Context: one part of a larger RNA
This record gives sequence, C1' cells and structure tokens, in this order.
RNA sequence: GAUGAACGCUGGCGGCGUGCCUAAUACAUGCAAGUCGAACGAGGUGCUUUUGUAGCUUUCGGAUGACUUCUUAGUGGCGAACGGGUGAGUAACGCGUUGGUGACCUACCCCGAAGAACGGGAUAACAGUUCGAAAGGACUGCUAAUACCGUAUGAAGUCAUGAGGAUUAGAGGCCUCAUGAAAAAAAGGAGCAAUCCGCUUUGGGAGGGGCCUGCGUCCCAUCAGCUAGUUGGUAAGGUAAAGGCUUACCAAGGCGAUGACGGGUAGGGGACCUGAGAGGGUGGCCCCCCACACUGGAACUGAAACACGGUCCAGACACCUACGGGUGGCAGCAGUAGGGAAUAUUGCUUAAUGGGCGAAAGCCUGAAGCAGCAACGCCGCGUGUGUGAAGAAGGCCUUCGGGUUGUAAAACACUUUUUGAGGGGAUGAGGAAGGACAGUACCCUCAGAAUAAGCCUCGGCUAACUACGUGCCAGCAGCCGCGGUAAAACGUAGGAGGCGAGCGUUAUCC
Repeated sequence: GAUGAACGCUGGCGGCGUGCCUAAUACAUGCAAGUCGAACGAGGUGCUUUUGUAGCUUUCGGAUGACUUCUUAGUGGCGAACGGGUGAGUAACGCGUUGGUGACCUACCCCGAAGAACGGGAUAACAGUUCGAAAGGACUGCUAAUACCGUAUGAAGUCAUGAGGAUUAGAGGCCUCAUGAAAAAAAGGAGCAAUCCGCUUUGGGAGGGGCCUGCGUCCCAUCAGCUAGUUGGUAAGGUAAAGGCUUACCAAGGCGAUGACGGGUAGGGGACCUGAGAGGGUGGCCCCCCACACUGGAACUGAAACACGGUCCAGACACCUACGGGUGGCAGCAGUAGGGAAUAUUGCUUAAUGGGCGAAAGCCUGAAGCAGCAACGCCGCGUGUGUGAAGAAGGCCUUCGGGUUGUAAAACACUUUUUGAGGGGAUGAGGAAGGACAGUACCCUCAGAAUAAGCCUCGGCUAACUACGUGCCAGCAGCCGCGGUAAAACGUAGGAGGCGAGCGUUAUCC
C1' cells in the first nucleotide's frame, strides 16, 4: 500500500459500487419458460339468422351462418441446448496463443435457382365401460390438420466410370465435360381482392460449433521405471467428420532424468494487488472459455443435449399412503435450518434494454431495470462564520509569584450547506399511447446555530509530558524491553500528538 474481510469503540448526509470466502450441506412456501385460434378438431360463453313444435307472450328442441372471447384440456409448430447459478471435478479431453480441416455440421437470419401434382390410412381430444386410496392407467367407438404414409416429377445436388485442367511437397480432394445409376419432396393459412405469410429441394453467405495440431501452463524424485487396445499396420464397423473411436487378424512396438508413471494441490484466461523495474502474490465483482446440476450410469428427441427447473435405471435421503404403491431434487430469485468470525428483502415493474412465441395486438421473462438492508469499500459534503480578555469561572500543574486549558467559552453580529415544514416537479418515451423507479432527483419559500465527533497514541523506533495511584504486584508489549517506593513504558486525571465519520486491532498478500 491492498482486501468480497471480521472484531472493539463510535456514528450526520449523499453518489457510485460491493455483499455465504465456511456445508457442491438439507430444504417449508411462492415465483424463475412459454407462446401461436392467421396449422387443427372439439367444447364453453355471448350475439345474429332461419326452421320446427307450441303460440298472445313465455318456454323447449334441432339446424345453419358469421363474429368475439376463452380453453383449466388435446393434436400440431417454434422455443425450452439461450438467458440465470455454482466451482465439486479437471494438471489436460481444460485454458492461452500459432496454425490446420485436401476429414466436418449448422435451426432461425440474408442473397439466388427450381418447385409446390395426385391420392391414402390413422390417432388424441371427445363419448361409453372399467381398474386404482392416490399417482396413473385399460378396453370399445367417433373425428381433424401445416401430424403421418404412398405414387408421379427432378433445376441443382449424391454416387460410379472415363477424359481433360488448375492447385499442392504430395494425394483419392477441387474445376470442366461425357455416360450411366440409385435414392428422394411438399401444406397450406389470412384477406372481398390486390396481396401477404408459410412449405419442399438446392447453391452461396453471415454468425455459431465439432475435430486435429506446434508452443506455454503449480509442487514432490523420501514417486524411476510405465504400458496389451498398449504402439503401428491391413480390413471392416461407427460418426456430421479424421482417428484403436470399436472389432478381427498381423507385427512388437510406444513413453521416460528435456522427469514418463505415481502422489498432492488447483477450474483456466483477460485481469487485480504490490513493486522503480525485474519479479512476487491473487483469480471475489465485470468479460471470454471450460466443467457440473442430489450421487453414479444410459440413451431418446432435436440443427444442436447425452439436457439445472426432460426421460429411463440404480443408490442415498426426504415426503404421502387405504401398505398394494407412489412423489421429490433452490450450485435460478427471495426465503428457512445448519455450519461459521462473517455476508442482505419470502419487495416493485415489465416503463427501458435484451430474449422466446406470434402476421399483429399482445403474452411470458426473479434475465434485466429499480427499490429495501449493511460505514463493507471508494468519493464528496457537513457538524457553523466573524468579532471577542494582558485572559472569567471550573479543572490540572506550581518554585505559590504564577503557568496552562485559552479566543477556547460566555457575549455580540451573521449565515443556512445540512435538518424540519410547505409549494412546484422532471429527463429517462426517437413515431399515437405507455414511467416500476417516484411525488424520487432537482427548483422555490419559510424556520432556526439550530439536527450532527469520535477513535488511537504520547520510553526508543515514532509526532506527542506532567501529576497521582500501584510497588517484579496489578499489569503493558510489534521489537528492544518496562514494573522490586519519586514509573514520561502499568492504571487514572490534566495536557499534547495523529487521523477523522471514522479510528484502532486481528487475518492475509506484495
């Protein structure tokens, strides 16, 4: 000098930040991922029209149409792989940096090309029956689609063969041409209409990602040898893709004092602290990457996951139970218990920014924006200003003369930052409306010195000294060391020094 700090004493305000470092311990409760009716059927509510019965009216039943709203439900689409959290694991499968991919993928978005023909069968919802305490099922029947299936077509693309060309260290990759083959597509919706949106195939782009690779990346040699899918080859499988990634066969290799293997510790980086620098230390907040989501394992769906708020299996734990069986996962935001020296509200709003869905209106969003708590940190302001005695009182000291506290106070004059009261009142919202914050910031008026100072130290290092008490006691102490009867070192008082809404102590780093 620094800190995500804690503790002691003290504490007026504002701005901006920061706030479980310990138990990746267990979690009550609420919320944190939905949306689309312009894909679809069904149902419900309201409105309108028509018809039948009856008819003055009321009422009842059925059908059609259009509109609106909703669906707690269902089919279908997109999203849910982002955003948010944590740092357990990981010493390399990570990270940083240099390259490669002639070994690859890419939903949504942008630019271009071609197309969108003809058919079909189901199923949920629903209705009925039924099992179960529940969670949840079973059977029968009905129905729709941008859900599913079949046929046709094929610009481009794929594969095979042949020829030529460019590039390259080289090549089976690329480009051009020819011939042939196989596989393979779809869906409609809105609108009076114009038209708009959507769909299929394909070329390119953007952004994103997978994989490979050189170099760098903590401690221990009281860890010296390690290795059988091990190292390489051939073939096959597998993957979006190279590869012992996997398998069969063959060979016997591969790594290592330039530290293999083993053990310990640890998420990595941008950065941050310190230092003249070189270095040393750290990795909290913010940004990038990685890993994880009760513990272990696995796949499904999908453009992408082996998926925090998805599925399955096993385990531990907890809860419900009619004992047959079920349910759950805060390292999301709040909050609770526990642990701890120690770390906050079960708040407001989608107004802004961003994200998901939607043609849009809009809906959702504990992301985010705000507010609350905490001197935890940094910065700023205040707790008055001027005059005022050869100097009140009181305190302390005294050589008893006086000295000091001390212009300090009082007193007089003034000011109002702040405080309190009253009034006005935003920007943030580019285009009609729309502001959580917020009656906040800010502005004006009034009142009145009013509402506001402590902490540590005073032997040397080290700025600051006397008195009394104590008597190797009580105690102090960072080091040296003080204390055994005049202690500037203990305790108190007066005075002084330092810093100041803080001051000290402890811990840690340079």
A computed fold for a 510-nucleotide part of an RNA from an uncultured bacterium, annotated as small-subunit ribosomal RNA, 5' domain. The RNAcentral record of the full RNA draws on ENA and SILVA. The prediction has a mean pLDDT of 81.